[in-house]
Context: one part of a larger RNA
RNA sequence: GGACGAACGCUGGCGGCGUGCCUAACACAUGCAAGUCGAACGGAGAUUCAGAAGAAGCCUAGCGAUUCUGAGUCUUAGUGGCGGACGGGUGAGUAACGCGUGGGUAAUCUGCCCUUGAGCGGGGGAUAACAGUCGGAAACGACUGCUAAUACCGCAUACACUACCGGAGACACAUGUACUCGGUAGCAAAGGUGGCCUCUUAACAAUGCUACCGCUUAAGGAUGAGCCCGCGUCUGAUUAGCUAGUAGGUGGGGUAAAGGCCUACCUAGGCGACGAUCAGUAGCCGGCCUGAGAGGGUGUACGGCCACACUGGAACUGAGACACGGUCCAGACUCCUACGGGAGGCAGCAGUGGGGAAUAUUGCGCAAUGGGGGAAACCCUGACGCAGCGACGCCGCGUGAGCGAAGAAGGCCUUCGGGUUGUAAAGCUCUGUUCUAAGGGACGAAGGACUUGGCUGUGAAUAAUGGUCAAGGGUGACGGUACCUUAGGAGAAAGCCCCGGCUAACUACGUGCCAGCAGCCGCGGUAAUACGUAGGGGGCAAGCGUUGUCC
Numbered sequence: 001g002g003a004c005g006a007a008c009g010c011u012g013g014c015g016g017c018g019u020g021c022c023u024a025a026c027a028c029a030u031g032c033a034a035g036u037c038g039a040a041c042g043g044a045g046a047u048u049c050a051g052a053a054g055a056a057g058c059c060u061a062g063c064g065a066u067u068c069u070g071a072g073u074c075u076u077a078g079u080g081g082c083g084g085a086c087g088g089g090u091g092a093g094u095a096a097c098g099c100g101u102g103g104g105u106a107a108u109c110u111g112c113c114c115u116u117g118a119g120c121g122g123g124g125g126a127u128a129a130c131a132g133u134c135g136g137a138a139a140c141g142a143c144u145g146c147u148a149a150u151a152c153c154g155c156a157u158a159c160a161c162u163a164c165c166g167g168a169g170a171c172a173c174a175u176g177u178a179c180u181c182g183g184u185a186g187c188a189a190a191g192g193u194g195g196c197c198u199c200u201u202a203a204c205a206a207u208g209c210u211a212c213c214g215c216u217u218a219a220g221g222a223u224g225a226g227c228c229c230g231c232g233u234c235u236g237a238u239u240a241g242c243u244a245g246u247a248g249g250u251g252g253g254g255u256a257a258a259g260g261c262c263u264a265c266c267u268a269g270g271c272g273a274c275g276a277u278c279a280g281u282a283g284c285c286g287g288c289c290u291g292a293g294a295g296g297g298u299g300u301a302c303g304g305c306c307a308c309a310c311u312g313g314a315a316c317u318g319a320g321a322c323a324c325g326g327u328c329c330a331g332a333c334u335c336c337u338a339c340g341g342g343a344g345g346c347a348g349c350a351g352u353g354g355g356g357a358a359u360a361u362u363g364c365g366c367a368a369u370g371g372g373g374g375a376a377a378c379c380c381u382g383a384c385g386c387a388g389c390g391a392c393g394c395c396g397c398g399u400g401a402g403c404g405a406a407g408a409a410g411g412c413c414u415u416c417g418g419g420u421u422g423u424a425a426a427g428c429u430c431u432g433u434u435c436u437a438a439g440g441g442a443c444g445a446a447g448g449a450c451u452u453g454g455c456u457g458u459g460a461a462u463a464a465u466g467g468u469c470a471a472g473g474g475u476g477a478c479g480g481u482a483c484c485u486u487a488g489g490a491g492a493a494a495g496c497c498c499c500g501g502c503u504a505a506c507u508a509c510g511u512g513c514c515a516g517c518a519g520c521c522g523c524g525g526u527a528a529u530a531c532g533u534a535g536g537g538g539g540c541a542a543g544c545g546u547u548g549u550c551c
Stems, first nucleotide, its partner, number of pairs: 001551004006547005013397006019390002021355001026353003030350003035082003040079002043076011057063002089308003098233008108225002113221008121155001123153002130145006161186007170177002191213006200206001234280003241271003246268008283305004287298004310331005333344004361387001363386003369383001370381004400430004410421004434492001435488006444478001450472009495540005500521003506535005516523002
């Protein structure tokens, strides 16, 4: 000199963009942060329409409480599906194939998505909801009975696929591998919504046809992931030896998959001064800071990877977890209790206590972007978009401009002549950025959905429906914000540090080795440019200094 997630002191006008618990991975009140689908399913409730029955009552035609049946609409606890493995947080642990980089997988998996082929036939038994009875303070259960499915279980079928056997050629070479041909064995599935009468049908209808959404299987792709290897990755030798599943082999098991990953047996190895082991510290990187560079320091925000979710352990489900807002066990802690037993996990967003030098609102909205579900409308989304608070940082703007000498008054100094503050003020003429008030007022929104039309695919079809193009009308949290116009008025907006040398800037008074200053050298003991105050001056400026840390 530069830098900072900074803090402290004094001061403080505005805006834009960023940024904000570095400490206790301490404990958490309250609210919200993951749901969605009725176009998978049976119910329940509400409501409308139609038909039937029909009490009391009424001029007995009929109206009518109510009940039943059918159809439609809305809501939804439950079964079922998909998603809760993403997104969001934190940095405790980890010196490790954790990360970075470059390879390998002939040792692997991959839901949703894309392309292509083939298929979706026929049965069965349950169970929640519900009803009844019972237990419990509650959390939550027990028994009996009924019922549905895209829930569950057999059967059939098998272009393929898998396993085994065989043939041929090719490649690789450590076991081998891909393609092709043949044989044997094994393995699938689910329906829903809309439309129609061409076919099936005597007709209606659907058990038919058809479109879309789905389901099964296989191949390929894309994406994501698992595993392995080379190299690199802090300090200590006042840590020198470490190691029995240890190192290797064979058989077996296990996994999606190689492997002591596990197991039985066999061998006795393996690592280490090129630093094993032990101990300390630490998430790693892209980056960021500094520096001419080499290097040094650092890992906040944003992005990638990893690890963790009260502490420890475990598996289940699933394409994916050993799973932050899932399950089970143990522990500590907190809460409820009828004392029998239960409930909980902010390192999600806010917020509270505590710790600390120190770090924000219990805000608005799903309008945009993105994500989950859904055919869609739409629903959910503390991701996200915004707003609020903080000079915490960077950047921009302003606090006025021109003229103005009687060089006013006052202050300070003085050799008492004057000098200086100083064009500074006053005064005159202007401007209106900010500000205040009033008025106007956005971009961010175009998609999707719906309607109409064109082209086109399926289809018997002028039903229907998929794709695509065009037109129409609708949607804004921020926000009456940005911005624009008008009016008013210099009015409301400057401080902080320093002035002995380094280092830009000097005098007076007070003090008298006192009080004090100080980054280093050093000042102060009666004329102190070094302490304190004043005048003056210098520097930076909505900041200026100090402290801390790094180069």
Small-subunit ribosomal RNA, 5' domain from a Bacillota bacterium, 551 nucleotides, folded computationally. RNAcentral holds the full RNA, with entries from SILVA. The organism belongs to Bacillota, within Bacteria.